């Protein structure tokens, strides 16, 4: 020097002038103090806090999904396995395809039990030859060739992202886990770990992908989201009671009673508006900003709006710690 990995700060310092919250008092257009971030963002998870639902159970719906562990959480953290790298290290929509059931373009004979090319024809069928066999007038019988007709193979080939374990020897008519070594899986036994697995054993047991297709298993989930919600409450209408004594004293009505108005007191919802919810930033007319001068490595992404968590996404440069493997100096 390089490369992994984790954290850190986000130009800096001074003056002068504003802007907002607080406090102070000698109430001055005063003084003192505080004033955005690592992401305030994205709103993707969980939670607090809230208001309506809710006996328990269960169906539907919906999330999550290696494996201990923690946590309130889909988040962390350590491991496992599979891929990547020489190493630090990184990475992973990480249950289940041997319950069922769908799919699996386009080419292929066939997308899961299929046969086009092909490889065989041992057996059976046929036809030709042959014989010293047997019937005796053209059949049977053995051998030998041939056809590829019945049928056997999946071993090469070919199609395709993907072809039914994979290499080798053996074997066979030709061939196949048909046998057999090795090397994969899948079972199963034993050791070893809390596990996830991972080491050896023994068994030809050999099974195609997709579950972000439906499903199965497991464990979780009540529905709004601070324009939540509570408080105060003009104005209009509303309810409840009074509306009385006496002497002429509102309308139906001349009188009696009733009803209604006028008025007067009290009361409920609840508009507009206001205030809490709201925070040592804390607005809603929504603050955080503007110059000057001096320094440097010249300065990114971006800014609160109930709070806290945790993820992802943005982001100039620079510092710090820890580690790999190479070279060098001591």
């Nucleotide at each position: 020097g390089u490369g992994c990995a984790g954290g850190c700060c986000a130009a800096g310092c001074a003056g002068c002038c504003g802007c907002g919250g607080a406090g102070g008092c000698u109430c001055g257009c005063c003084c003192u103090u505080c004033g955005a971030g690592g992401a305030a963002a994205g709103u993707c998870c969980g939670g607090a806090c809230a208001u309506c639902a809710c006996a328990g159970g269960g169906c539907a719906g919906g999330g999550u999904g290696g494996u201990c562990g923690g946590g309130a959480a889909c988040c962390c953290g350590a491991c496992c396995c599979g891929g990547g790298g020489a190493a630090a290290c990184c990475u992973g929509c990480g249950g289940g395809a041997a319950a069922g059931u769908g799919c699996c373009a386009c080419a292929g004979a066939a997308a899961c039990a299929c046969a086009c090319c092909g490889c065989c024809g041992a057996u059976g069928g046929c036809g030709c030859g042959u014989c010293a066999g047997c019937a005796c007038g053209u059949g049977c019988g053995g051998c030998g060739c041939g056809c590829a007709c019945a049928g056997g193979c999946a071993a090469g080939g070919g199609u395709g992202a993907a072809a039914a374990g994979g290499u080798g020897c053996g074997g066979u008519a030709a061939g196949a886990g048909c046998g057999c070594a090795c090397c994969g899986g899948c079972g199963u036994c034993g050791u070893g770990g809390u596990g996830a697995c991972a080491c050896g054993g023994c068994g030809g047991c050999c099974a195609g992908g997709c579950a972000a297709a439906c499903c199965c298993c497991a464990c979780c989930c009540g529905a709004u989201g601070c324009a939540a919600g509570g408080c105060c409450a003009a104005g209009c209408a509303g309810g409840a009671c009074c509306g009385c004594u006496u002497g002429c004293a509102g309308g139906c009505u001349g009188c009696c009673c009733g009803c209604c108005a006028a008025g007067g007191u009290c009361c409920a919802g609840g508009u507009c508006g206001g205030c809490c919810g709201c925070u040592c930033a804390g607005a809603u007319g929504g603050a955080u900003g503007g110059u000057u001068g001096c320094u440097c490595a010249c300065g990114a992404c971006a800014g609160a709006a109930u709070c806290c968590g945790g993820c992802u996404u943005a982001u100039c440069g620079g510092c710090c710690u820890g580690c790999u493997a190479c070279g060098g100096a001591a």
A computed fold for a 330-nucleotide RNA from a Solirubrobacterales bacterium, annotated as Bacterial RNase P class A.
A source record names the gene rnpB.
The coordinates come from a structure-prediction model, not an experiment, and the mean pLDDT is 78.
Its Rfam family is "Bacterial RNase P class A". Rfam classes the family as a ribozyme.
The source organism's lineage runs through Bacteria, Bacillati, Actinomycetota, Thermoleophilia and Solirubrobacterales.